Predicted 3D model of a 113-nucleotide RNA (FMN riboswitch aptamer (RFN element)) from Ileibacterium valens. NCBI's taxonomy places the organism under Bacteria, Bacillati, Erysipelotrichia, Erysipelotrichales, Ileibacterium. The same sequence occurs in records of 2 taxa. The coordinates come from a structure-prediction model, not an experiment, and the mean pLDDT is 81.
[in-house]
């Protein structure tokens, strides 16, 4: 430098609001939030966790328009939309599986080349 191995850590934000109503942070209205890897810097482009399982598979949301530029569905302007399962007035945010898993990121260490 680069390759292997086993191991260590670390790895998700958001509603003390208003309205009905008998009950709703779930309904309307407002608010707010956006995991991890590609790619011109992305919640909505392309993949990849997370949910269930007989371990074979199953499920899996959402964009458009103007500008800059070599080059952006990603930056800027402008208007939009979407969000696993239980549980409850019908939940992206509230309570639960979860002092869990996970994509990934870090960093020593050994081993032979």
């Nucleotide at each position: 430098c680069a390759a292997a191995a086993a191991c260590u850590u670390c790895a998700g934000g958001g509603u003390g609001g208003g309205g009905u109503g008998a009950a709703a942070a779930u309904c309307c209205c407002a608010a707010c939030c956006g995991g991890c890897g590609g790619u011109a810097u992305a919640c909505c482009c392309c993949g990849c966790g997370a949910g269930c399982u007989u371990c074979g598979g199953c499920a899996c949301g959402a964009a458009c328009c103007g500008g800059u530029g070599a080059a952006a569905u990603u930056c800027c302007g402008g208007u939009g939309g979407c969000g696993a399962c239980a549980g409850u007035a019908g939940a992206g945010u509230c309570u639960g599986g979860a002092u869990g898993g996970a994509a990934g990121a870090a960093g020593g260490u050994u081993u032979a080349u």